[in-house]
RNA sequence: GGGGUCGUAACUCAGCUGGGAGAGUGCCGCACUGAAGAUGCGGAUGUCGCUGGUUCGAGCCCGGCCGACCCCA
Numbered sequence: 001g002g003g004g005u006c007g008u009a010a011c012u013c014a015g016c017u018g019g020g021a022g023a024g025u026g027c028c029g030c031a032c033u034g035a036a037g038a039u040g041c042g043g044a045u046g047u048c049g050c051u052g053g054u055u056c057g058a059g060c061c062c063g064g065c066c067g068a069c070c071c072c073a
Stems, first nucleotide, its partner, number of pairs: 001072007010025004019056001027043005049065005
């Protein structure tokens, strides 16, 4: 230098055929307990890597850039 895969919550990840942004763990509160743990109930947290485009509408499609890993040279 060329190619491929990936980037979504604090962490690990889902997200179908373009239309509601989610799960588990963690965190906070309440119930329970002598206290804690476990369990149950409730709650908060998101620039969907950045930017531009397509579209009535983009996490999803297209271009550029950044980063991680792998392959080729």